[in-house]
RNA sequence: GGUAUCCUUCGGGGCAGGGUGAAAAUCCCGACCGGCGGUGAUGGUUUUUAACAAACCUCAGUCCGUGACCCGAGUUGGCACAUGCCAAAGCGGUGGAUUCGGUGCGAUUCCGAAGCCGACAGUAUAGUCUGGAUGGGAGAAGGAUAAA
Repeated sequence: GGUAUCCUUCGGGGCAGGGUGAAAAUCCCGACCGGCGGUGAUGGUUUUUAACAAACCUCAGUCCGUGACCCGAGUUGGCACAUGCCAAAGCGGUGGAUUCGGUGCGAUUCCGAAGCCGACAGUAUAGUCUGGAUGGGAGAAGGAUAAA
């Protein structure tokens, strides 16, 4: 340093201002936001060198994958005994969005410009309010133990 098991902590942001209306943070004008891992030609720091180079931090909402939400069958457990209801972990599925120009060997990642997207329930139609949720969670950091 890697692997396995376990423990602890952490682990999501956002409608200003205005219009209509009896009522809208939901409609309209406009404003604002961008989970986690990977990739990566960004930026920074350090070391070394003549130069190349190396290490660390950082770099995509729209690329690849993934989480929350929703659906499904089976399993296990609980309740019921009307053959159902509820819960849990795992598995499977559903689930949104980008182009143009520039540079260059190389960019859907850099620079410039213009777009686009955002679970369910509630409510005047919601990415931004309220709620399930003091929940779950991809994962991140630290620690313990074990064998080779």

This is a predicted structure of a 148-nucleotide RNA (FMN riboswitch aptamer (RFN element)) from Shimazuella kribbensis DSM 45090. The source organism's lineage runs through Bacteria, Bacillota, Thermoactinomycetaceae, Shimazuella and Shimazuella kribbensis. Its mean pLDDT, the model's own confidence on a scale to 100, is 79. It was read from a public genome assembly, where an Rfam model found it. Of the family's consensus pairs, 100% are formed in the model.